[in-house]
RNA sequence: UCGACCCCCGUGGGAGAGACCGGCGCGCCGCUAAGACGCGGUGUCGACGGCGCCGAAGGAGCAACCGCCCCGGAAACUCUCAGGCAUCCGGACCGCGGGGGAUCG
Numbered sequence: 001u002c003g004a005c006c007c008c009c010g011u012g013g014g015a016g017a018g019a020c021c022g023g024c025g026c027g028c029c030g031c032u033a034a035g036a037c038g039c040g041g042u043g044u045c046g047a048c049g050g051c052g053c054c055g056a057a058g059g060a061g062c063a064a065c066c067g068c069c070c071c072g073g074a075a076a077c078u079c080u081c082a083g084g085c086a087u088c089c090g091g092a093c094c095g096c097g098g099g100g101g102a103u104c105g
Stems, first nucleotide, its partner, number of pairs: 002105003005101009018051001020050003024046002026043006052085003058081001059079003065073003
């Protein structure tokens, strides 16, 4: 100095599953009425309740395998607590750039 490895930052890509149902509030439209606190419709709005579903934040479980073999580490498998199911956000993982770091070549 370069590469591998780990962490951080930036950047690009990045799947799956109901724009489900219900009433309430709010906004808008229409009708009746002297006048809406009435009636109906509507919304990619808000929180709540219900059922269905997804797995690639996180979490948990088993395990091939590995180790210093008492025990421990360990998945994209499994579970679905959490999270998610229009857009946005998020998103394991991959690519590129930059910074830092013990070790190895």
Molecule: Glycine riboswitch aptamer
Organism: uncultured Alphaproteobacteria bacterium